C1' cells in the first nucleotide's frame, strides 16, 4: 500500500411555515361546587382556547419458532399426533445463543453442517451393469478332460504351441455405474483370494485425559459391513386449545323478557294439542274533528321498577424478562449489586406538507397487546479488532 474476515454504530443536514395524534405538563374558560350573600371569593375543571412538550425502524416486514398476559379446559396416567436431535452450559423459554468436540471449505483470520440409530424389523434404489445385497460371473485369468492343427524329437507313448469345446476353480485385472462385499504392499498360489503378514480402517477389552461429547495409547478378532430415517420405523426429550376481533366494565333508542300498579270487560265464532293469533258486535278508555253536545273516523292501553344483549364509550394499552452507565462473577453467551432515565400508543387509524440553505444527493421500508429470536429486504458511510501479500526501515 492492497486483497480479505468478524463485530459495533449512522440511516441526509438545519431553518422558517402550515397542518395530524398524545400528554396525570401551564395558563384561560364554558360550566360545576363551597363560603359569604349588596356583590364577590375560594376549589375542582374530564369540554374548548392558547402555549410548552414527545411523536415509527434495524428491520416497524415474512408470521417462521419461543414466552408473557387473556378466556376455555384440565385427578393422574396413556394412546393417537406434531416437533426437536454431538456434548456442556445461558436462558422466562426457544428450532436460539454461548463454549467445546466431530466433518466440509478457506495459506489464513474465519465460515458452513437436521450432526441419534441402517451389526432392531420393512420398504426403496431411475439407467447401464453378471450382480444394487440371502450376493453374482460379461470380458478375462488359471488347471483338467475331449477334437483338430503346427513345430521339435530318440518317429510309438509323450514333450511345447495355438484353435474349439465340456465340466470346474477365482474375483487380481477390464468393463457398468453415483454407488460393486474393506484400502496399499510384500508374501504365497495353478490362477487368484485376509490365504499369511505390515500399516492404515473396522468391532471388542484395558489403560490414560475431559463434567461430557470425544481424543490419544496399548492389547485383541482377520472382520460385521452397500447406500437410503427432510422413507416407514426405533430411541430419547418437549408439547392441551384458542388468541387483544383476547378478555374486563358502564350503557341509550326501539323491540323482546321478568315483577309491581292502574284501567271495563263481555258475547259469537274461524285456525291450534296447548299457549296463543285473527275477525265481527256491544260497552269502556285515549286521540282529531279550534269551546261544548251528538255524531264520524282512528287507536287500544298506559305508567314504574328489575336484568340481558346491541349501538356507543372505558380499560387492558404500555414502566418492561426496559434502556444507559459502573463495579463485581464467568472463557463466554449471561448473572448480580449501585446510580441515573422513561422514550408512539393511534382506533378511518397520527407521526406529514410547503419554502430556503448545504452536502457525499440519501437504499430497504411504516408500530397496532408486549417481550426473546431466527429469516428475508436494503444507496452508502464511520469505527474497532483480527488475517493474508507487497514494499520500505
Nucleotide at each position: 500500500g492492497g486483497a480479505g474476515u468478524c463485530g459495533a454504530c449512522c440511516a441526509g443536514a438545519c431553518a422558517g411555515u402550515c397542518g395530524c395524534c398524545g400528554c396525570g405538563c401551564c395558563g384561560g374558560u364554558a360550566g360545576a361546587g363551597c363560603c359569604c350573600c349588596a356583590g364577590g371569593g375560594c376549589u375542582c375543571a374530564a369540554g374548548c382556547c392558547g402555549g410548552g412538550u414527545g411523536g415509527a425502524g434495524g428491520a416497524a416486514a415474512g408470521u417462521c419458532c419461543g414466552g408473557g398476559c387473556u378466556c376455555c379446559g384440565c385427578a393422574g396416567g396413556g394412546c393417537a399426533g406434531g416437533g426437536u436431535g454431538c456434548c456442556a452450559g445461558g436462558u422466562a423459554a426457544c428450532g436460539c445463543c454461548u463454549g467445546g468436540g466431530g466433518g466440509a471449505c478457506g495459506c489464513g483470520a474465519g465460515u458452513c453442517c437436521a450432526c441419534g440409530g441402517a451389526a432392531a424389523g420393512u420398504g426403496c434404489c431411475a439407467c447401464a451393469g453378471a450382480a444394487a445385497a440371502u450376493a453374482u460371473a460379461c470380458c478375462g485369468c488359471c488347471a483338467c478332460g475331449c477334437g483338430c492343427c503346427g513345430c521339435a524329437c530318440u518317429c510309438g507313448c509323450g514333450g511345447c504351441g495355438g484353435c474349439g469345446u465340456g465340466a470346474g476353480g477365482u474375483a487380481a485385472g477390464g468393463g457398468u455405474g453415483a454407488a460393486a462385499a474393506g484400502g496399499u504392499g510384500c508374501g504365497g498360489u495353478a490362477a487368484g483370494a485376509g490365504c499369511g503378514c505390515a500399516c492404515c480402517g473396522c468391532g471388542c477389552c484395558c489403560c490414560g485425559c475431559g463434567u461430557a461429547a470425544g481424543c490419544g495409547g496399548g492389547g485383541u478378532g482377520g472382520c460385521a459391513g452397500g447406500g437410503u430415517a427432510a422413507a416407514c420405523c426405533c430411541c430419547a426429550c418437549c408439547c392441551g386449545g384458542a388468541g387483544c376481533a383476547a378478555g374486563a366494565c358502564c350503557a341509550a333508542a326501539u323491540a323482546g323478557g321478568g315483577g309491581g300498579g292502574u284501567g271495563a270487560g263481555c258475547c259469537g265464532u274461524g285456525c291450534g294439542a296447548a299457549a296463543g293469533c285473527g275477525c265481527g258486535g256491544c260497552g269502556c278508555g285515549g286521540c282529531g274533528c279550534g269551546g261544548c253536545c251528538c255524531g264520524c273516523g282512528c287507536c287500544g292501553g298506559c305508567c314504574c321498577c328489575c336484568g340481558g344483549g346491541u349501538a356507543g364509550g372505558u380499560c387492558g394499552c404500555u414502566g418492561g424478562a426496559g434502556g444507559c452507565g459502573u463495579g463485581c462473577g464467568g472463557u463466554g453467551a449471561c448473572g448480580u449489586g449501585c446510580g441515573c432515565c422513561c422514550a408512539a400508543g393511534a382506533u378511518g387509524a397520527a407521526u406529514g406538507g410547503c419554502u430556503g440553505u448545504c452536502c457525499c444527493c440519501g437504499a430497504c421500508a411504516g408500530a397496532a397487546c408486549c417481550c426473546g429470536g431466527c429469516u428475508u429486504a436494503c444507496c452508502g458511510g464511520u469505527c474497532g479488532a483480527c488475517u493474508c501479500c507487497c514494499g520500505c526501515c
This is a predicted structure of a 393-nucleotide RNA (Bacterial RNase P class A) from an uncultured Gammaproteobacteria bacterium. The prediction has a mean pLDDT of 77. Its Rfam family is "Bacterial RNase P class A". Its family is annotated with ribonuclease P activity, dimeric ribonuclease P complex and tRNA processing in the Gene Ontology. Rfam classes the family as a ribozyme. It was read from a public genome assembly, where an Rfam model found it.